SAM riboswitch aptamer (S box leader), 110 nucleotides, folded computationally. Of the family's consensus pairs, 97% are formed in the model. It matches the Rfam family "SAM riboswitch aptamer (S box leader)". Its family is annotated with regulation of gene expression in the Gene Ontology. About the family: The SAM riboswitch is found upstream of a number of genes which code for proteins involved in methionine or cysteine biosynthesis in Gram-positive bacteria. The coordinates come from a structure-prediction model, not an experiment, and the mean pLDDT is 81.
RNA sequence: ACCUUAUCAAGAGUGACGGAGGGUUCAGGCCCUGUGAAGUCCGGCAACCUGCCAUUUUUUUCAGAAGCGGCAAGGUGCCAAAUCCUGCGGCGAAAGCCGAGAGAUGAGGG
Numbered sequence: 001a002c003c004u005u006a007u008c009a010a011g012a013g014u015g016a017c018g019g020a021g022g023g024u025u026c027a028g029g030c031c032c033u034g035u036g037a038a039g040u041c042c043g044g045c046a047a048c049c050u051g052c053c054a055u056u057u058u059u060u061u062c063a064g065a066a067g068c069g070g071c072a073a074g075g076u077g078c079c080a081a082a083u084c085c086u087g088c089g090g091c092g093a094a095a096g097c098c099g100a101g102a103g104a105u106g107a108g109g110g
Stems, first nucleotide, its partner, number of pairs: 002109007013042001015041003021032003026087004043079003048075002050072004055067004083102001088099004
């Protein structure tokens, strides 16, 4: 690379450096941006994994397993707009709704 699985409308800066792009890629839209883009640092958000505490079920007991709640923040992640929207399918007069696909992130496998 790839496979499995969970989540993706909440939340996060009037900071420093930087100096023209950015919103993953293709296409079409629509936006952000010299009232300062990307990037770096600081700061922050969140709680997937992790640690601790309490608790329920299973068990004769322990161990183990599963669930629920709280605290912390070590490993990741994230900090315009739903994953910015659409692209495929279904419903609908339309607005729109639902699903799929793709993608992102975590955990596990490989």